[in-house]
Context: one part of a larger RNA
RNA sequence: CGCAGGAAACUUGAGGGGUUCAUUCCCUAGUACGAGAGGACCGGGAAUGACGCACUUCUGGUGUGGCAGUUGUCGUGUCAACGGCAGCGCUGCGUAGCCAUGUGCGGAAGAGAUAAGCGCUGAAAGCAUCUAAGUGCCAAGCUCAUCCCAAGAUAUGGUUUCCCGGGGAUUUAUCCCCCUGAAGACCCCUGGCAGACUACCAGGUUGAUAGGCUGGGCGUGCAAGUGCCGCGAGGCAUUGAGCGGACCAGUACUAAUCGGUCGUGAGG
Numbered sequence: 001c002g003c004a005g006g007a008a009a010c011u012u013g014a015g016g017g018g019u020u021c022a023u024u025c026c027c028u029a030g031u032a033c034g035a036g037a038g039g040a041c042c043g044g045g046a047a048u049g050a051c052g053c054a055c056u057u058c059u060g061g062u063g064u065g066g067c068a069g070u071u072g073u074c075g076u077g078u079c080a081a082c083g084g085c086a087g088c089g090c091u092g093c094g095u096a097g098c099c100a101u102g103u104g105c106g107g108a109a110g111a112g113a114u115a116a117g118c119g120c121u122g123a124a125a126g127c128a129u130c131u132a133a134g135u136g137c138c139a140a141g142c143u144c145a146u147c148c149c150a151a152g153a154u155a156u157g158g159u160u161u162c163c164c165g166g167g168g169a170u171u172u173a174u175c176c177c178c179c180u181g182a183a184g185a186c187c188c189c190u191g192g193c194a195g196a197c198u199a200c201c202a203g204g205u206u207g208a209u210a211g212g213c214u215g216g217g218c219g220u221g222c223a224a225g226u227g228c229c230g231c232g233a234g235g236c237a238u239u240g241a242g243c244g245g246a247c248c249a250g251u252a253c254u255a256a257u258c259g260g261u262c263g264u265g266a267g268g
Stems, first nucleotide, its partner, number of pairs: 001152001005163007015149004021049007033038001051106005059100004066093005071086006110144003117137004164267001165178005179265001184262004188204005209255003212251005218244003225238005
């Protein structure tokens, strides 16, 4: 820009893409078959592997602004307590998120038309012949089915809902004046499990969008100070303490202020 007014939401599916796997064991049955050795078709059941998609309850990994321990050194005048640097200094553990080695699910079943192939009936050609007329079966393949995208599918689809004034001129194409600026969208801002940007999604005071605060969860693992014990390193008590990123809620304390722009007026 198109989709013959504008807008919001929900959809149909032309078309396109993805998938299409393999093995083992048990029963049928030591049956059919076979002298024996061996050993089925058909049908039913249970598992496994690889691959794919999704997810993070569990098991684990990571977790550089979480907690603790600790070395050296510098600093806060000193002690104590802290802070900086040393690959996050090193070490132990670890929330959210991300992830796999973890978890769930999938390739199930079926239909149609066929290939090679197997047939039925059957002439040309008194026979024969699956084919010439007619007709049946049959594949991991084809078309459906299944999952995803999808109306720029210009053949531009469908449904529901929302919105929109007067006067004048005229060659009926349209033009002019006044008023109006709808529904809705965007700008801008707060953000996100969305994301390179954009887009998308949640919000913008008639508000829980983010931060803060409060409570909870979860993680670390018992703070500082003080008291007691010990010559001391240190221990015990106060104390499952103190501290804490992302998690779950609540709460307008802070910030989403105030505004602006587009879009018109019933539609060839």